[in-house]
Molecule: transfer RNA
Organism: Chlorokybus atmophyticus
RNA sequence: UCCUGCGUAGUCUAGUUGGUUAGGAUACUCGGCUCUCACCCGAGAGACCCGGGUUCAAGUCCCGGCGCAGGAA
Numbered sequence: 001u002c003c004u005g006c007g008u009a010g011u012c013u014a015g016u017u018g019g020u021u022a023g024g025a026u027a028c029u030c031g032g033c034u035c036u037c038a039c040c041c042g043a044g045a046g047a048c049c050c051g052g053g054u055u056c057a058a059g060u061c062c063c064g065g066c067g068c069a070g071g072a073a
Stems, first nucleotide, its partner, number of pairs: 001072007010026004019056001028044005049065005
């Protein structure tokens, strides 16, 4: 320098033929339980890497950028 893949809550991840509130686990907060803590039960808050484009509608498609991983020279 070029090619390929990936980028979603603090962490791990589902979501691909574009369309119903973006779902799960864990962590966190509150309440219950307990003498207290933990476990357990209930509830809550929290995310689509950045910019642009296509579309009535984009996490999803297209372009550029950034980052990570792998490969080629």